[in-house]
RNA sequence: GGGGCUGUAGCUCAGGUGGUAGAGCAUCUGCCUUUUAAGCAGAGGGUCGAUGGUUCGAGUCCAUCCAGCCUCA
Numbered sequence: 001g002g003g004g005c006u007g008u009a010g011c012u013c014a015g016g017u018g019g020u021a022g023a024g025c026a027u028c029u030g031c032c033u034u035u036u037a038a039g040c041a042g043a044g045g046g047u048c049g050a051u052g053g054u055u056c057g058a059g060u061c062c063a064u065c066c067a068g069c070c071u072c073a
Stems, first nucleotide, its partner, number of pairs: 001072007010025004019056001027043005049065005
């Protein structure tokens, strides 16, 4: 330098044929318990890697770039 895959919550990951961003764990609060753990209920937490484009509407489609990994030279 060429090609490919991945990038979404603190972590691990979903997200159908474009239509209000989710789960588990973790964190916090409450209940329960002598206490802890476990259990139950609830809450907070995201400019979906960046910038543009298409569209009434983009995590999703297109272009470029960035980071990581694989591969070819």
The RNA shown here (transfer RNA) has 73 nucleotides and comes from a Chlorobiota bacterium. The prediction has a mean pLDDT of 80. Its Rfam family is "tRNA". About the family: Transfer RNA (tRNA) molecules are approximately 80 nucleotides in length. Its family is annotated with triplet codon-amino acid adaptor activity in the Gene Ontology. RNAcentral holds the sequence, with entries from ENA.